[in-house]
Parts: sequence; structure tokens; C1' cells
RNA sequence: AGGGGUAUAGCUUAGUAGGUUAAAGCAUCUGACCGAUAUUCAGAAGACCGAUGGUUCAAAUCCAUCUACCCCUA
Repeated sequence: AGGGGUAUAGCUUAGUAGGUUAAAGCAUCUGACCGAUAUUCAGAAGACCGAUGGUUCAAAUCCAUCUACCCCUA
């Protein structure tokens, strides 16, 4: 320098032929249970999807540029 991949909750992931209020596990908090803790059960909070634009009635999803990390080629 060229090419490819990844970026979604505190962590790990799902969600891609665009369409209800973005889903789950672990963790956290509350309650029940227990003498107490753990387990178990019930519930709650938590991300507007790396950034900025574009296309569209509608974008996490499609397009462009940029950023961070990883890989390949030279």
C1' cells in the first nucleotide's frame, strides 16, 4: 500500500433476504422459600446496535466514508 473479517446490555452471544416497544444466558438489584447462606422460583433495571452521512413510508439489517481491533498479501 492492497484485500478480508469483527464492532449489539457490565461480560458472552442471538437477531441479515428492511417492518410490533431490539431477544437470551451469566452477572447486578428486589421479593418468595430457609434458622442463615447457597440452590431454586418470581420480578426489575440495564444497549436505540462503533461514528457520520445517504437510500427508503420505514434501517442493527442496504450503500458510502471514517475509527478501533484481528487476519492475509506485497
This is a predicted structure of a 74-nucleotide RNA (transfer RNA) from a Bacteroidota bacterium.
RNAcentral holds the sequence, with entries from ENA.
The organism belongs to Bacteroidota, within Bacteria.
It matches the Rfam family "tRNA". It is annotated as a transfer RNA.
The coordinates come from a structure-prediction model, not an experiment, and the mean pLDDT is 80.